[in-house]
Molecule: Glycine riboswitch aptamer
Organism: soil metagenome
RNA sequence: GCAGCGGGAGAGUCCGGAGGCUGGCGUCGAAAACGUGCCAUCCGGACACCGAAGGGGCAAGCGGGGCCGUUCUCCGCGAAACUCUCAGGUGCAAGGGACCGCGGC
Repeated sequence: GCAGCGGGAGAGUCCGGAGGCUGGCGUCGAAAACGUGCCAUCCGGACACCGAAGGGGCAAGCGGGGCCGUUCUCCGCGAAACUCUCAGGUGCAAGGGACCGCGGC
C1' cells in the first nucleotide's frame, strides 16, 4: 500500500408547495365536500448548528533571498483528532465515516 473482518463521534428548528392520511372538531339534518389536523415521503426557502469523506489554513523545523556572519526580515516547503466550514452532514435505523484493532498478501 491492497483487499477482508471488527470497532467507530457530532449537530435542527421553522415556513411554503406537492403527495398521502384524516379519528375528533367546525360548516351541514346526514353523507359527500371544504376547513382544521397529522406525516420516518418529495421539492424549495429561512435561520441555526456539527466536523471524522474530500478540500483550505499554520507551529517547530528545513531550504532560499536581503547580510561576510549573528540578530532581524522576506519567500517557499511544512502535521494533526488544532483551525476554517468551500464541500459534506444535522430524529432512530441504514448509509457514510477520520481513525483504531486483528489476521492475510